[in-house]
RNA sequence: GGAGUUGGCUGGACGGCGGCCCGAAAGGGAGGAAAGUCCGGACUUCACAGAGCAAGGUGCCCAGCAAGGCUCGCCAAGCUGGGGCGGGGUGACUCGACGGAAAGUGCAACAGAAACAAACCGCCUCGGCUUGCCGGGGUAAGGGUGAAAUGGUGAGGUAAGAGCUCACCGGCGACGCGGGUAACCGUUCGGCCGUGCAAACCCCACCUGAAGCAAGGCCAAAUAGGGGAAGGAUGACGCUGCUCGCCGACUUCCCGGGUUGGCCGCGUAGAUAAAUCGCCGUACAAAUACAGAAUCCGGCUUACAGGCCGACUCCUUUC
RNA sequence: GCUCCGGUCGUCUAGCGGUUUAGGACAUCGCCCUCUCACGGCGAAGAUCGCGGGUUCGAAUCCCGUUCGGAGUA
Numbered sequence: 001g002g003a004g005u006u007g008g009c010u011g012g013a014c015g016g017c018g019g020c021c022c023g024a025a026a027g028g029g030a031g032g033a034a035a036g037u038c039c040g041g042a043c044u045u046c047a048c049a050g051a052g053c054a055a056g057g058u059g060c061c062c063a064g065c066a067a068g069g070c071u072c073g074c075c076a077a078g079c080u081g082g083g084g085c086g087g088g089g090u091g092a093c094u095c096g097a098c099g100g101a102a103a104g105u106g107c108a109a110c111a112g113a114a115a116c117a118a119a120c121c122g123c124c125u126c127g128g129c130u131u132g133c134c135g136g137g138g139u140a141a142g143g144g145u146g147a148a149a150u151g152g153u154g155a156g157g158u159a160a161g162a163g164c165u166c167a168c169c170g171g172c173g174a175c176g177c178g179g180g181u182a183a184c185c186g187u188u189c190g191g192c193c194g195u196g197c198a199a200a201c202c203c204c205a206c207c208u209g210a211a212g213c214a215a216g217g218c219c220a221a222a223u224a225g226g227g228g229a230a231g232g233a234u235g236a237c238g239c240u241g242c243u244c245g246c247c248g249a250c251u252u253c254c255c256g257g258g259u260u261g262g263c264c265g266c267g268u269a270g271a272u273a274a275a276u277c278g279c280c281g282u283a284c285a286a287a288u289a290c291a292g293a294a295u296c297c298g299g300c301u302u303a304c305a306g307g308c309c310g311a312c313u314c315c316u317u318u319c
Numbered sequence: 320g321c322u323c324c325g326g327u328c329g330u331c332u333a334g335c336g337g338u339u340u341a342g343g344a345c346a347u348c349g350c351c352c353u354c355u356c357a358c359g360g361c362g363a364a365g366a367u368c369g370c371g372g373g374u375u376c377g378a379a380u381c382c383c384g385u386u387c388g389g390a391g392u393a
Stems, first nucleotide, its partner, number of pairs: 001315010013282006020029003031290001035301002038299005043212004050244004055208005060083006068075003084098001085096004099203002104201002106197003120143002122139008151169006170193002172190003176187004216264004226255006238246001320392007329345004337376001347363005369385005
């Protein structure tokens, strides 16, 4: 000098003029994501009666943190640091829905002989004869097909071959041995040896009652609880999918009529279709991004102009 | 606000891991039929499945994110 990796911060400041919302006044008045509504929690209601199944979610290990919760030392959406395993990068670094495929079921199109059991070509061998073909057997080493073909390479061995045997490598298993808190790693032994998919069913472990502030509560207004249908003491409705249990008389739909306001929930921004702004000046390279609260809190994800700070890697050159 | 659902030729839809870079109907275009039009018959063109990423040998289909549209709810 060039190329890159990574962690943060900021998201305009000051002054003048004018305007909006809340509030008696003083005073206060958008964000890092207020967003998506993807998770968890508070809060509220469903009966302070539950149990089982189903359904859904999560999934390497260790330590710490976390809105909050309770039986008070544990749980928790997730986050941080470190580590293991696997993939990418020369590297800084980065990515991983990362339990189980040797419990079982299923799928693997097309092609190919065969995709859990296989002989199409080839090779070897035996038999037959019309002497270059037919038939039987062996063979998964070679060819061809495929995303994937029976663990790979080499040697021995054999009629030809083959973990058939051996060496090395890979995988699997073993109350083996050693290291580590653990995930896991190393090693020894055993020829035990097709493969992929669980973001297919499933198995294992753990977790989850349902609905949501239009939850829900109160006041006021209105009024006739009118007509019809269905279900219900053979038990409806209900904590909401199913069953058992519990409870004990209403429930649902249609037609017609009336009312359709306010307060709380609701916040040190804040409720009403809903404010949080506009112009000018100053410095500056410039004031321009994404976007605007609606019950609250914590997390995740996504969007984002410009500026600032830190750590590190590779290449080239010079000293 | 909250809770759900959906996006496939121009339009309405089928397909829910492979035999399907996707089938059908209407619409469009061409030919036949007819004096002509309609109807009818035959044929053709037209969708990389809203977009991006992941799982898988393989994705319209499964999963995640995003975008657009719709429904319910005092």